[in-house]
RNA sequence: UCGUGCUAGGUGGGGAGCCAGGGCUGCCCUGUUACCCGAAAUGCUCUUGAUGCGGGACUGAAUUCCUGCUCUCGGUCGUACGCCUGACGAUUCUGGAUUUCUCAAUGGUGUUGAGGAUUCUGACCUCCGCGCGGCUGAUGCUCCCGAACCCCGUCAGAUCCGGAAGGAAGCAGCGGUAAGAGAACCUCUCAGGGUGCCGCGGAACCGUUGGGUCCGAGCUGGAGGGACGUCUGGGUCGAAGGGCGCGGAUCAAAAGUGGGUGCACGA
Numbered sequence: 001u002c003g004u005g006c007u008a009g010g011u012g013g014g015g016a017g018c019c020a021g022g023g024c025u026g027c028c029c030u031g032u033u034a035c036c037c038g039a040a041a042u043g044c045u046c047u048u049g050a051u052g053c054g055g056g057a058c059u060g061a062a063u064u065c066c067u068g069c070u071c072u073c074g075g076u077c078g079u080a081c082g083c084c085u086g087a088c089g090a091u092u093c094u095g096g097a098u099u100u101c102u103c104a105a106u107g108g109u110g111u112u113g114a115g116g117a118u119u120c121u122g123a124c125c126u127c128c129g130c131g132c133g134g135c136u137g138a139u140g141c142u143c144c145c146g147a148a149c150c151c152c153g154u155c156a157g158a159u160c161c162g163g164a165a166g167g168a169a170g171c172a173g174c175g176g177u178a179a180g181a182g183a184a185c186c187u188c189u190c191a192g193g194g195u196g197c198c199g200c201g202g203a204a205c206c207g208u209u210g211g212g213u214c215c216g217a218g219c220u221g222g223a224g225g226g227a228c229g230u231c232u233g234g235g236u237c238g239a240a241g242g243g244c245g246c247g248g249a250u251c252a253a254a255a256g257u258g259g260g261u262g263c264a265c266g267a
Base pairs, nucleotide, nucleotide: 001267002266003265004264005263006262009059010058011057012030013029014028015027020047021046022045023044024043035056036055037054038053065260066259067258068257069256070255074251075250076249077248081245082244083243084242085241088238089237090236091235093234094233095232096231097230098229100227101226102225103224106221107220108219109218115215116214117213118212119211120210122208126203127202128201129200130199131198132196133195135192136191137190138189140187142183143182145180151176152175153174154173159168160167161166
């Protein structure tokens, strides 16, 4: 140096987070070749150093293993700056709406009585009672069906009594009914109510109509203005937090570039 066969190693990596710490499953980023099976966040495992745990397969000392540097997707940290957003707070900056009070242009009405008090009365609303009607249900009436026998009538056949004439009981059938079931809803009676622009009587509360008595001058509408307050929109100021960007620190995939690294046998 070459050949053959092994072993170490490798068959993704990383970030945050969890953890005493290391590695996984889960979340996120990244590498277009991205081993297979089993379990795993109330977790599964390992440990003075952690090449996840259990089982299997492939590759294998080099472009493939280890490592330094460069570059860099991306993540995390905390703070400074710039921009955007911004719950929330303040404001005698401004607009609108509105209760109450007040001023009032200008109307209506009022000594032929505003308004108030009191009394009588009527109606409405609510409730109670009676009556009438209506609805529903039930009963009675009407009709239909309806009894092998222990309902009625008629009783074929058959049976019984009698010498006969005649008589008797009586099944089936037929007819009619009872209990019962059904139909119809004109009518009778009873019951009930989320029944009625119904009638009569009564009760209570606010207001209302009309009349009587007393007091005696206001009552009412209202463009618009003002005051206290409430609600709300905008402006201004402040503002926790969030987003983006630029610098800082840290970790860092992939890529590029350098270095390093076994054993055995044979030639």
Molecule: Bacterial large signal recognition particle RNA
Organism: Ktedonobacteria bacterium